RNA sequence: GAGUUUGAUCCUGGCUCAGAAUGAACGCUAUUAGUAUGCUUUACACAUGCGAGUUGUACGAUAAAAUUUAUAAUUUUAUCGUAGCGAACGGGUGAAAAAAACGUAAAACGUUACCUUUUAGAUUAGUAUAAACAAAUCAAUAAAAUUAUUUUUUUGUUGAAAAUUUUGUAUUGUUAAGACUAUAUUUUUAAAAAGUUAAAUUAAUUAACUUACUAAAAGAUACUUUUGCGUAAGAUUAGGUUGUUGGUAAUUUUAUAGAUUACCAAGCCGACGAUCUUUAGUUGGUCUUAGAGGAUGAUCAACCACACUGGAACUGAGACAAGGUUCAGGCUAAAUUUUUAGCCAGCAGUGAGGAAUAUUGGACAAUGAACGCAAGUUUGAUCCAGCAAUACUAGUUGAAUGAUGACGGCUGUUUUGGUUGUAAAGUUCUUUCGUUAAAAAUGAUAAUGACAUUAUUUAAAGAAGUUUUAGUCCCGGCUAAUCUCGUGCCAGCAGCCGCGGUAAUACGGAGGGUGCGAGCGUUAAUCGGAAUUACUGGGCGUAAAGCGCAUGCAGGCGGUCUGUUAAGCAAGAUGUGAAAGCCCGGGGCUCAACCUCGGAACAGCAUUUUGAACUGGCAGACUAGAGUCUUGUAGAGGGGGGUAGAAUUUCAGGUGUAGCGGUGAAAUGCGUAGAGAUCUGAAGGAAUACCGGUGGCGAAGGCGGCCCCCUGGACAAAGACUGACGCUCAGAUGCGAAAGCGUGGGGAGCAAACAGGAUUAGAUACCCUGGUAGUCCACGCCGUAAACGAUGUCUACUUGGAGGUUGUGGCCUUGAGCCGUGGCUUUCGGAGCUAACGCGUUAAGUAGACCGCCUGGGGAGUACGGUCGCAAGAUUAAAACUCAAAUGAAUUGACGGGGGCCCGCACAAGCGGUGGAGCAUGUGGUUUAAUUCGAUGCAACGCGAAGAACCUUACCUACUCUUGACAUCCAGAGAACUUAGCAGAGAUGCUUUGGUGCCUUCGGGAACUCUGAGACAGGUGCUGCAUGGCUGUCGUCAGCUCGUGUUGUGAAAUGUUGGGUUAAGUCCCGCAACGAGCGCAACCCUUAUCCUUGUUUGCCAGCACUUCGGGUGGGAACUCCAGGGAGACUGCCGGUGAUAAACCGGAGGAAGGUGGGGACGACGUCAAGUCAUCAUGGCCCUUACGAGUAGGGCUACACACGUGCUACAAUGGCGUAUACAGAGGGCUGCCAACUCGCGAGAGUGAGCGAAUCCCAGAAAGUACGUCGUAGUCCGGAUUGGAGUCUGCAACUCGACUCCAUGAAGUCGGAAUCGCUAGUAAUCGUGAAUCAGAAUGUCACGGUGAAUACGUUCCCGGGCCUUGUACACACCGCCCGUCACACCAUGGGAGUGGGCUGCACCAGAAGUAGAUAGCUU
Repeated sequence: GAGUUUGAUCCUGGCUCAGAAUGAACGCUAUUAGUAUGCUUUACACAUGCGAGUUGUACGAUAAAAUUUAUAAUUUUAUCGUAGCGAACGGGUGAAAAAAACGUAAAACGUUACCUUUUAGAUUAGUAUAAACAAAUCAAUAAAAUUAUUUUUUUGUUGAAAAUUUUGUAUUGUUAAGACUAUAUUUUUAAAAAGUUAAAUUAAUUAACUUACUAAAAGAUACUUUUGCGUAAGAUUAGGUUGUUGGUAAUUUUAUAGAUUACCAAGCCGACGAUCUUUAGUUGGUCUUAGAGGAUGAUCAACCACACUGGAACUGAGACAAGGUUCAGGCUAAAUUUUUAGCCAGCAGUGAGGAAUAUUGGACAAUGAACGCAAGUUUGAUCCAGCAAUACUAGUUGAAUGAUGACGGCUGUUUUGGUUGUAAAGUUCUUUCGUUAAAAAUGAUAAUGACAUUAUUUAAAGAAGUUUUAGUCCCGGCUAAUCUCGUGCCAGCAGCCGCGGUAAUACGGAGGGUGCGAGCGUUAAUCGGAAUUACUGGGCGUAAAGCGCAUGCAGGCGGUCUGUUAAGCAAGAUGUGAAAGCCCGGGGCUCAACCUCGGAACAGCAUUUUGAACUGGCAGACUAGAGUCUUGUAGAGGGGGGUAGAAUUUCAGGUGUAGCGGUGAAAUGCGUAGAGAUCUGAAGGAAUACCGGUGGCGAAGGCGGCCCCCUGGACAAAGACUGACGCUCAGAUGCGAAAGCGUGGGGAGCAAACAGGAUUAGAUACCCUGGUAGUCCACGCCGUAAACGAUGUCUACUUGGAGGUUGUGGCCUUGAGCCGUGGCUUUCGGAGCUAACGCGUUAAGUAGACCGCCUGGGGAGUACGGUCGCAAGAUUAAAACUCAAAUGAAUUGACGGGGGCCCGCACAAGCGGUGGAGCAUGUGGUUUAAUUCGAUGCAACGCGAAGAACCUUACCUACUCUUGACAUCCAGAGAACUUAGCAGAGAUGCUUUGGUGCCUUCGGGAACUCUGAGACAGGUGCUGCAUGGCUGUCGUCAGCUCGUGUUGUGAAAUGUUGGGUUAAGUCCCGCAACGAGCGCAACCCUUAUCCUUGUUUGCCAGCACUUCGGGUGGGAACUCCAGGGAGACUGCCGGUGAUAAACCGGAGGAAGGUGGGGACGACGUCAAGUCAUCAUGGCCCUUACGAGUAGGGCUACACACGUGCUACAAUGGCGUAUACAGAGGGCUGCCAACUCGCGAGAGUGAGCGAAUCCCAGAAAGUACGUCGUAGUCCGGAUUGGAGUCUGCAACUCGACUCCAUGAAGUCGGAAUCGCUAGUAAUCGUGAAUCAGAAUGUCACGGUGAAUACGUUCCCGGGCCUUGUACACACCGCCCGUCACACCAUGGGAGUGGGCUGCACCAGAAGUAGAUAGCUU
């Protein structure tokens, strides 16, 4: 810096990612070289080899060889031992250890082999022993070998006896020295010689030199000891300590010391963290980081510790030594069973453990170490090589050209493009590397090279026939890079968010692409990002976070002036701060890594000199902080005592009678044994109406009648006094509401628990009747509250307005006055602050001092432990596990049995229905071979369907067809078409008759039919949750938005809110808004009035004729028709209103305030409906899920629901007569008149493609008659019989007619629907579909009401506002139990192991001492 909480926003806050780095491991892959590195685990166990020897110039031996004539002498080699030095170094490891360590700076009384310097010396005797040699004895000898004899036997084998050899740290003897011992010089303590050279000699010897030796002094080196400071975690470890702390005297030691002992004193350490527990080698450094820090302590270097575990000393200059000793234990091996040997955390190597870490290599050539006079010897130290991409660094896998943009792959709009891609092939060139061959530096200096087939150089061939390899991860966002196929919440992915349920850029392949590259990814652990522990550098009103409040010790901080000091502070100097590393600059490997030289640095510590501003110390002074005194003021401040009145309750008495009480309504309860009511009196307890108030007091909790006593604090006004006496405060101490606890009182009212009555599905509640603790008092506990201003205490500073309360000064005009000055308190607001809300001189502003507290959510303020408490419980206070969020403030919506305003046949007021009956119709369910499919709250259910007998038809059964019933293309044949017969249910099949057409440029072409091949057709198959289009719905509700500007960190807001008004976001006014768009309205159609134009098929006022019918002439007035106009706009008047918009009333008018009706449906919502109207992506079927035919089904029927029709009758039924519409339709048609039939109809036949003819009779109505409340002269279902019509065909399954039959039904439970005027209700008429088949649908007119007080309530909607933990938006969210599974933990008869505390028993070796013995 990014991702992730939300619908969106800003904060807070966690989780995650990108970086660097590793002694790493794992997966895939791998060419070369250099430089480094390589058991992080079991301080687990170890086979085998090597890792410490050396000295013959200290000494004694043995053997062999050389030389020589030779056993002599000499020399050499090998071996054994004594002695000296070394073995305490080097090499390994990190178990222990929190101080006996390490780092740093200091100190000191001591030791120091080898080395350096100086001085002095080095005499004389003795004793033993190793090895070796000799001797004989002993033990063993079946652990090994040889020989011989006897017995048995073919041989072999076995047993017994003997000799020799062999083995032995058994015995005796001999033996050297620089070994050991003694002694002398000098009081004590000391000594050692060897070699070389020279001289001389018979020889002994002498001198010089070298090395070694003894003593003393000094140095160097190394070691021991001590001190300051620093170096982990835990207080859920707070007290620890008895040799403990000190002293005196001793002992011990190289040396100091309670290190040890005796005596004396009672100290010593500790909140600046003792003691205890856990963890850990420390450091230079390393990794990371801007730095500060954080993490770490491999390799290299310094120190420490350890050597199988534990203990101990010896030797020595040095060790408490492990490639030495000793004891105990463990393990392994051997064994004669008495015992013996060993201990790789040296180098290799083995096993085990583990994710995991190398060769049983070469050489002492170099560097170092030990020994030696030296030559030299030894050295798994070291130098090299081997193994490993473990890390870092460097290099290669070719270069140029090459388009037909090849083949192949992938992909798309699919036959032609794109991409892979100059990539390949092909041509030319080069040779790092590799191969072959030759030469060969430095490390070395006289000699000596493991490395070494070295580094390096040269030559040759060669991009192929051998030698020249590219991989790996990723491609949803973070994060650079995408397409296709497969899969279908499966398989799988995943660092976080998250992907996958049939179109997955996220899974698995492929093509393509990005990154890095001999590597690339993953995992683990570290730092960073993380200002997410904040020293640098955070916070605490509401996000996590101010202790309930005060007093106050330690601690921290502290007013003014002067002097002094020099601890802090500042400056200089000196020492140290190992080397390596980091950094800077040179140099060397071809560069780099790496190596090397120099410099700087190492912020620290110590010593020293100087300074004196500031802080501190000391001394002195001051008054502004703080306090004391005087006089006053206000107050429910606290404690104690007394007292008053009202009220409740109870008791006693009187009056008095039937209820009282209580609730939403009731009941329990009280009452005729006299309640309640009322009057009088008494008792007792508790609390103090009015005043009373964001009024007062108090540190907080809290405090309220009145009076008295005791007492704390605050404030004001003046001076006087003290002289920094102050602020804060861990621990500590005190106070601390209510409830609760203990003891003793008290108890009127109220009232947990409890009882009863109600409510309720239940009601352990809310309501009612009772009622005990308690509430009250005294004393003692408890110690907590949303103990809140959710705001710690103190101090200073910083614009204001308006109040309240309580002091006080001045002025006059004496007032409810004016002007000032203090304390406390409330509210609004400026700057500033804040994430915002908000705070705002009483800060959450600006600063200072001190304390407390916080670090994601849950687990949890829980468990365990401690402390407190009588108890309840309080306080202190985790972890496992789990999630990717949890939270704050504000925004827009939605929602609320929140609020305000308003509307609607929403309620109310009315009228008529549905729900009951029968039937019609649709749906569910059931049934069925099939009952095709769709529609399902409103917004499915007389819906798609404006009309299923066949067809329709999609369903079922059966029989058939397969380029197909339908479209295009190819080839061949044929006109097309048609007659008849046979088989079949038919489709179809087999025969058969007639027929040769149209156009033509004469080549042919077009249409049609048949056959064949394949491309393809076809699908009412799936997905309406992939879609288009169309539609429903909220809703004809009044809303929905935008531009610019402005406000806000932002989401957003403003506009669109407010005051009025409207049917309306309709209009007006106001306003940080000004404008605009889609909607509203209007424009369109129709209807209501009038005018004008036109006049047939319509009309007929006047005129004429008439068969009396507008029939005819004629007319153009009227009606009607259909073209064009007019008219209505709150225009006019009055009132109300804000002089507005508008509303109310009125006039005129056919019509009045959108005149009535219609069309018209904003942004959007419901993944609403439709893949079966149509279109369409994807998927599926292809002799079938396609196509044809016949029959059946969609019409089934216990049942349930919706929508209708007809009724139940007298406002009626029936009969006779009679009046008045509108709008439609008609040639495959409407059909007059006439005849026949009771009728449905039939026959016959004018007119009309229709303002002419027809359907066509309107009905309710009106007039007269009849019926008389009855299951009827109501009602017509059902059934029997007979018919008519349509149609190939009325069985399943049509409509209608006639005769007969005459169910249910007497107005319909809960519930529910429509309608506000030409409306409801009622009456008939027509049309579409249609061969036929409406009670449905659409349209038409006739007759023609009632009611609306009003908006409390139900339903739906609009605007404003409020709350919200909702945003899939209340059909939301969400809590707990239970069931099952899983995870973690606990309990559990018990059991094994580890660490540790306390107490006790036993006790090896060893050191020191004592005693005894022995030896010298």

A computed fold for a 1416-nucleotide RNA from an uncultured bacterium, annotated as small-subunit ribosomal RNA. RNAcentral holds the sequence, with entries from ENA. It matches the Rfam family "Bacterial small subunit ribosomal RNA". The prediction has a mean pLDDT of 81.